[in-house]
Overview: FMN riboswitch aptamer (RFN element) from a soil metagenome, 115 nucleotides, folded computationally.
RNA sequence: GUCUUCGGGGCAGGGGUGAAACUCCCUGAUCGGCGGUACAGCCCGCGAGCGGCCAGACGGCUGCAUGACCCGGUGUGAUUCCGGGGCCGACCGUACAGUCGGGAUGAAAGAAGAC
Numbered sequence: 001g002u003c004u005u006c007g008g009g010g011c012a013g014g015g016g017u018g019a020a021a022c023u024c025c026c027u028g029a030u031c032g033g034c035g036g037u038a039c040a041g042c043c044c045g046c047g048a049g050c051g052g053c054c055a056g057a058c059g060g061c062u063g064c065a066u067g068a069c070c071c072g073g074u075g076u077g078a079u080u081c082c083g084g085g086g087c088c089g090a091c092c093g094u095a096c097a098g099u100c101g102g103g104a105u106g107a108a109a110g111a112a113g114a115c
Base pairs, nucleotide, nucleotide: 001115002114003113004112005111006110013027014026015025016024029099030098031089032088033046034045035044036043041087042086049064050063051062052061053060054059069085070084071083072082073081091102092101093100
């Protein structure tokens, strides 16, 4: 450098309002992509969205948007481990959604392998 394969999880149950809510309110439950680093959803970085230009098939360049942590302990070293208490969650649809449906049997960060 070319190619192949792989590459995302989740509101059980109870209650309130309402014509209607897995979306609102109360309670309760539940999930955690990829690289880095002492093992990380919340430390640093990347990916999923929308737009512009070129190309007009793939794709290339580029702009915008993009969440959240403290305390104690151990240790040379940990916002990563252990204990405790917190917090967060793209876009479109729908009665307002991390968890439902959809773009998506997609794409990608990347991982492994073959030549």
The model forms 100% of the base pairs in the Rfam consensus.